[in-house]
Context: one part of a larger RNA
RNA sequence: CCUGCAGCAAGACGAAAAGACCCCAUGGAGCUUUACUAUAGCUUGGUAUUGACGCGAUAUUUUUGUUGCCGAGUAUAGGUGGGAGGCUUUGAAACCCCGAUUCCGGUCGGGGCGGAGCCACAAAUGGAAUACCACCCUGCAAAGAUGUCGCUUCUCACCUGCCGCCGUGAAACCGGCGGGGGGACAGUGCCUGGUGGGUAGUUUGACUGGGGCGGUCGCCUCCUAAAAGGCAACGGAGGCGUUUACAAAGGUUGGCUAGGUCCGGAUGGAAAUCGGGCCGAUAGCGCAAACGCACAAGCCAGCUUUACUGAAAGACCGAUCAGUCGAUCAGUUUCGAAAGAAGAAGUUAGUGAACCGACCAUCGCUCGUAGGAGCGUGGAAGAUCAUCAGAUAAAAGUUACCCUGGGGAUAACAGGCUGAUCUUGCCCAAGAGUCCAUAUCGACGGCAAGGUUUGGCACCUCGAUGUCGGCUCAUCGCAUCCUGGGGGUGAAGAAGCUCCCAAGGGUUUGGCUGUUCGCCAAUUAAAGCGGUACGUGAGCUGGGUUCAAACCGUCAAUUUGGCGGCUCCUUCCGGUGA
Numbered sequence: 001c002c003u004g005c006a007g008c009a010a011g012a013c014g015a016a017a018a019g020a021c022c023c024c025a026u027g028g029a030g031c032u033u034u035a036c037u038a039u040a041g042c043u044u045g046g047u048a049u050u051g052a053c054g055c056g057a058u059a060u061u062u063u064u065g066u067u068g069c070c071g072a073g074u075a076u077a078g079g080u081g082g083g084a085g086g087c088u089u090u091g092a093a094a095c096c097c098c099g100a101u102u103c104c105g106g107u108c109g110g111g112g113c114g115g116a117g118c119c120a121c122a123a124a125u126g127g128a129a130u131a132c133c134a135c136c137c138u139g140c141a142a143a144g145a146u147g148u149c150g151c152u153u154c155u156c157a158c159c160u161g162c163c164g165c166c167g168u169g170a171a172a173c174c175g176g177c178g179g180g181g182g183g184a185c186a187g188u189g190c191c192u193g194g195u196g197g198g199u200a201g202u203u204u205g206a207c208u209g210g211g212g213c214g215g216u217c218g219c220c221u222c223c224u225a226a227a228a229g230g231c232a233a234c235g236g237a238g239g240c241g242u243u244u245a246c247a248a249a250g251g252u253u254g255g256c257u258a259g260g261u262c263c264g265g266a267u268g269g270a271a272a273u274c275g276g277g278c279c280g281a282u283a284g285c286g287c288a289a290a291c292g293c294a295c296a297a298g299c300c301a302g303c304u305u306u307a308c309u310g311a312a313a314g315a316c317c318g319a320u321c322a323g324u325c326g327a328u329c330a331g332u333u334u335c336g337a338a339a340g341a342a343g344a345a346g347u348u349a350g351u352g353a354a355c356c357g358a359c360c361a362u363c364g365c366u367c368g369u370a371g372g373a374g375c376g377u378g379g380a381a382g383a384u385c386a387u388c389a390g391a392u393a394a395a396a397g398u399u400a401c402c403c404u405g406g407g408g409a410u411a412a413c414a415g416g417c418u419g420a421u422c423u424u425g426c427c428c429a430a431g432a433g434u435c436c437a438u439a440u441c442g443a444c445g446g447c448a449a450g451g452u453u454u455g456g457c458a459c460c461u462c463g464a465u466g467u468c469g470g471c472u473c474a475u476c477g478c479a480u481c482c483u484g485g486g487g488g489u490g491a492a493g494a495a496g497c498u499c500c501c502a503a504g505g506g507u508u509u510g511g512c513u514g515u516u517c518g519c520c521a522a523u524u525a526a527a528g529c530g531g532u533a534c535g536u537g538a539g540c541u542g543g544g545u546u547c548a549a550a551c552c553g554u555c556a557a558u559u560u561g562g563c564g565g566c567u568c569c570u571u572c573c574g575g576u577g578a
Base pairs, nucleotide, nucleotide: 022407023406024405025404027403028402029399030398031397032396035202036201037200038199039198041195042194043193045191046190047189048188049187051154052153054151055150056149057148058147059146060145061144062143063142064141065140066139068137078136079135080134081133082132085119086118087117095112096111097110098109099108100107101106158182159181160180162179163178164177165176166175167174205217206216207215214234218240219239220238221237222236223235241388242286243345244344250304251303252302253301254300255299256298259279260278261277262276263275264274284293285292287350289348290347291346308331309330310329311328314325315324316323320389333342334341335340356382359379360378361377362376364375365374366373367372414461415459416457417456418455420454422450423449424448425447426446427445431441432440468543469541470540471539473535474532475531476530477529478528481506482505483504484501485500486499487498488497489496508522509521510520511519512518
């Protein structure tokens, strides 16, 4: 040196298991609920099964009776027609009593008494004359019929986990018959309103210096933006979801000039209105900002409605869809003497695609025609569809019981880069140090080094790099705790303080805590600080952290059963009284 065998476990980011943590998926599942939508169940009403009598209410209708008042007029004249007679010993007038009604004048009915008349026509009044008859209108009353509703009763449907008998013998089953009880209710079918995590199917956004929490999501203005245009960030600042119309903040014609400052002037002041000088757009333009504006786009006045209809050459912008500007032509208007100007507003925000149904209009289509209906076409309205190019008409959570597919595209450990933070050193020297910056300490500041802290980034690893502490075994650095050698000293000596050199060796045992750390106790020459995947789990442990599961304990948590006490409302039993 090679090899066999027996050993040790530092490495082969060793083996094992397509990471369980984390994130993602318009993946899945379990569970929850005042998520959404259904639904079993429960419940409401209607109807069928489902019949009878009576009473009450109500609607319609039939019969009988009655009712009807402006004024004038005998007086309470419903309408129209016929009509010259009608009623009366089958009891007229008059009188008395009762009832109904009333516009309080009266009208109608019943009874008694009475014993022969009363009314109409004519006349008068009036729009129209009731003796009597017929047909009607308005309101009311009684009776009948029909329908509906409510209540009570009945028995014949229906029910009966009541009794008896029978079906050869048992039976708490079934059926038949009879009796009892209930009864058109209940039960059941169909339709229907409510309730309904009992059950089911689903939804529960994205961006994001991991995810969550927070914030944001469309449009306008400025900066970033690097002098065309365009340009990102959870970069820096602000706005919008409108407003204004006949006394405009629109159109046109005509006219005008703001604001500041100084001086002067009654009340009058910093600031009202008046006069003068100077500067010159700082003013104003409904609102944010930018740009623009004096021949004004600013301010005032007159008249007005072009805040029009039908088109449109040509351009800008731009993935698309969209968005923007527009000379000119025709029609009709407004202002202006005219030339001319006017298709809203100084410009740039003030917004929403389709579908859907409703509305207005309509020389179109379909339903054979009329009537009617359904479509189409044109117009305008309905969206914080604001997650603003808008998945549905309609939607929240939880999972440590979890699962699948993926990701080192993305977090937690470790490493890497960085070094804000951290540790160490240096520079300057205000000051402290009686005096004296530098024995010692050192403010305000500045410059480095290190890579032990907390971080930032997310570069290897998610088809796995096991995570705190302890034990064991170490090895290295020096910014040295002890031991060694020196300088300074505010070093008398001793003991110190500080700095320089130095890594050879050494650097304790206990109590508490899972602790590292720390505090405490007793020692020691000293009880150093760090690196090594916060060294070391294919070396040990498993106290902590970080699965499921479970014991003990607690609840001013819920529930079930048992026992005891109080009360004597209800029920039962025994005794006893009226």
The part of an RNA shown here (large-subunit ribosomal RNA, domain V) has 578 nucleotides and comes from a Candidatus Moraniibacteriota bacterium.
Lineage of the source: Bacteria > Bacteria candidate phyla > Candidatus Moraniibacteriota.
The prediction has a mean pLDDT of 80.